[in-house]
Context: one part of a larger RNA
RNA sequence: UCCGGCGAGUCAUGCGGUGAGGUAAGGUUAAGUACUUAAGGUACGGAGCCGAAGCGAGAGCGAGUCCUAAGUGGGCGCACAAUCUCAUAGCAUGAACCCGAAACCGGGUGAUCUACCCAUGGUCAGGAUGAAGUUGCCGUAAAAGGCAAUGGAGGUCCGAACACACAUCUGUUGAAAAAGGUGGUGAUGAACUGUGGGUAGGGGAGAAAUUCCAAUCGAACCCGGAGAUAGCUGGUUCUCCUCGAAAUAGCUUUAGGGCUAGCCUCUGACAAGACAUACGCAGGUAGAGCACUGAAUUUCCUAGGGGACGUCAAAGUCUGCCGAAGAAUAUCAAACUUCGAAUGGCGUUAUGCUGGUGUCAGGGAGUCAGACUGUCUGAGAUAAGUUAGAUGGUCAAAAGGGAAAGAGCCCGGAUCCACGGCUAAGGUCCCAAAGUGCGUGUUAAGUGGAAAAGGAUGUGGGAUCUCCAAGACAACCAGGAUGUUGGCUCAGAAGCAGCCACACAUUAAAAGAGUGCGUAAUAGCUCACUGGUCGAGAGGUCCUGCGCCGAAAAUGAGCGGGGCUGAAACACGACACCGAAGCCUGGGGAUGAUACGUAAGUAUGAUCGGUAGAGGAGCAUUGCUGGAAGGGCGAAGCUGUACGGAAACGGGCAGUGGACAUCCAGGAAGAGAGAAUGCCGGA
Numbered sequence: 001u002c003c004g005g006c007g008a009g010u011c012a013u014g015c016g017g018u019g020a021g022g023u024a025a026g027g028u029u030a031a032g033u034a035c036u037u038a039a040g041g042u043a044c045g046g047a048g049c050c051g052a053a054g055c056g057a058g059a060g061c062g063a064g065u066c067c068u069a070a071g072u073g074g075g076c077g078c079a080c081a082a083u084c085u086c087a088u089a090g091c092a093u094g095a096a097c098c099c100g101a102a103a104c105c106g107g108g109u110g111a112u113c114u115a116c117c118c119a120u121g122g123u124c125a126g127g128a129u130g131a132a133g134u135u136g137c138c139g140u141a142a143a144a145g146g147c148a149a150u151g152g153a154g155g156u157c158c159g160a161a162c163a164c165a166c167a168u169c170u171g172u173u174g175a176a177a178a179a180g181g182u183g184g185u186g187a188u189g190a191a192c193u194g195u196g197g198g199u200a201g202g203g204g205a206g207a208a209a210u211u212c213c214a215a216u217c218g219a220a221c222c223c224g225g226a227g228a229u230a231g232c233u234g235g236u237u238c239u240c241c242u243c244g245a246a247a248u249a250g251c252u253u254u255a256g257g258g259c260u261a262g263c264c265u266c267u268g269a270c271a272a273g274a275c276a277u278a279c280g281c282a283g284g285u286a287g288a289g290c291a292c293u294g295a296a297u298u299u300c301c302u303a304g305g306g307g308a309c310g311u312c313a314a315a316g317u318c319u320g321c322c323g324a325a326g327a328a329u330a331u332c333a334a335a336c337u338u339c340g341a342a343u344g345g346c347g348u349u350a351u352g353c354u355g356g357u358g359u360c361a362g363g364g365a366g367u368c369a370g371a372c373u374g375u376c377u378g379a380g381a382u383a384a385g386u387u388a389g390a391u392g393g394u395c396a397a398a399a400g401g402g403a404a405a406g407a408g409c410c411c412g413g414a415u416c417c418a419c420g421g422c423u424a425a426g427g428u429c430c431c432a433a434a435g436u437g438c439g440u441g442u443u444a445a446g447u448g449g450a451a452a453a454g455g456a457u458g459u460g461g462g463a464u465c466u467c468c469a470a471g472a473c474a475a476c477c478a479g480g481a482u483g484u485u486g487g488c489u490c491a492g493a494a495g496c497a498g499c500c501a502c503a504c505a506u507u508a509a510a511a512g513a514g515u516g517c518g519u520a521a522u523a524g525c526u527c528a529c530u531g532g533u534c535g536a537g538a539g540g541u542c543c544u545g546c547g548c549c550g551a552a553a554a555u556g557a558g559c560g561g562g563g564c565u566g567a568a569a570c571a572c573g574a575c576a577c578c579g580a581a582g583c584c585u586g587g588g589g590a591u592g593a594u595a596c597g598u599a600a601g602u603a604u605g606a607u608c609g610g611u612a613g614a615g616g617a618g619c620a621u622u623g624c625u626g627g628a629a630g631g632g633c634g635a636a637g638c639u640g641u642a643c644g645g646a647a648a649c650g651g652g653c654a655g656u657g658g659a660c661a662u663c664c665a666g667g668a669a670g671a672g673a674g675a676a677u678g679c680c681g682g683a
Base pairs, nucleotide, nucleotide: 001683002682003681004680005679006678011094012093013092014091015090017088018087019086020085021084022083023082026050027049028048032044033043034042035041036040054061055060064076065075066074067073097235098234100232104225105224106223107222108221109220115199116198117197118196119195120194121193122192123191124189126158127157128156129154133150134149135148136147137146138145162186163185164184166183167182168181169180170179201217203213204212205211210219238618239617240616241615242614243613248261249260250259251258252257262367263366264364265363266362267361268360269359270358272357273354275352276351277350278349279347280346281345287339288337289336293333294332295331298328299327300326304322305321306319307318308317309316370395371394372393373392374391375390376389377388378387379386400411401410402409415588416587417586418585420584421583422582426578427577428576429562430561431560435575438573439572440571441570442569448564454549455548458546459545460544461543462542463541464540465539466538467537475533476532477531478530479529481506482505483504486500487499488498512527516525517524589608590607591606593604594603595602596601619672621669622668624666625665626664627663628662630660637656638655639654640653641652643650644649
């Protein structure tokens, strides 16, 4: 991992529902007793329970009663049948659908491991160091002291046994549930060790580490309370049909749990509903505005303040300062409004249209983590596949087609069958179904097929201004002068370092006291400006379509690919076709409605995606009761098989097998397996 078997809403009592049945103003027995064909049944048994009357705290009264001094007041009652049994869904109490804790408590068993203690024994090769004391000598008044020898102390030294466990390697399904190798530490001591004994779990022991107490220790192990509890995780077994949610509100020691409401379903009752249009009504959003509340710009004006003058003090005068209020001007606001929509909301009637539409009562739920997307907002950074709200959609619980691929985007909602047809989104060169289709333009960037500020004689369209046959623009030819080297400055300053300005004047077709290059300064080249040659458009500005640059990233990639340029790109227009489980056509089934019908059924038009969940109808398994029909002329089971049914399933035949076993009608459950790191067995 696979295969086989086993494996989870049960039973008892009670409660209010639903269905069926009995009796009915009544219904019903319980324990028990008797009988019996005896795990059963029949009879007796009326104790008790429910109902038939309520109201009041009660006395009590009674179709009424209570409150009150009192009601033609108010509260609760009076008109409506119950009760017993069975079945069924739910709830309560119990282990209560199944498996699962860590723990808590009780009673016991453990110190053969280990900790400490007690008793009694044992062990420590060899080597080194050389304390006190003693003796002798020196020394002293005597001491002290010194030297030599002797001596043999020590939680002394080196180092085996023994004990330990500091480093590292190996080992890590090991040789070993802690070891092996090489080194290391202690090794006469608080040393090590044998045997016997003691201390026990809310405890003991501890040179103290939450360390040890039998491979178990922040509280041992065994059995029991015990099926502890688990708002948590996992699992929960046959089929078909109808409908079909929620992820919200309020409250919650509540937030991944509950309760009530909302939303779903079933039953009954009523005939009420939704939408559109018309009509009526409320409002303060978008926008706008500045009349209020605030914010905020410039100017004027001026109360007041600052400063200067003046003065004993002042009055007063003045102001390149600040400036309330006011005037003018131009602005801003979710918590501003003199204004003010569109949508949306509410109401009545009318008309139209529509239905698993509405309301009420009762039974049963599930849901309380929602996700993305469009629009309007808050938070955030006008960040997030972010977070929160509102309002639509889809997913959730929705398959199909498109978007290469994709829960939430676009199209569209799958009852079944068809080698029939038409369309949607999206497409029509090939992969790949359908136009290498048509018309008019645009793009040259492979733009299309990623991106900003910004930049640019890319190119198309539009508007407007200026110049132009009295000749524009470009090019070429010629001129571009004089006072003058303007004045100043300066070594020089002559159009051209710099400063100044009545930026002058003359000759002219025109020519600046000079647009650049250039010189030390001149010189020189050139421009503005003018004439000629030429002969038709030229030059700006604005708006707009499509392109260009800007453009560097981490695994291989910026049309799905091939490939595409009068397109297979982009824009506009008209046509054709393809394209889905949509729609239509033909056929089959089911559901509920209406009509007809006693019913069976027929007809008509409608409907049939679906998780949680509600409701309905069935299949199969194992016993039991009754009936029926089988079996050695071959039961069950097993193997094979082309049959029937909408499904669960059912049947026939053949083989095998060798003794039981089926169908119909009831009735009862140890009643359906793929999942639980399920349990047991096997491969």
Molecule: large-subunit ribosomal RNA, domain II
Organism: Lachnospiraceae bacterium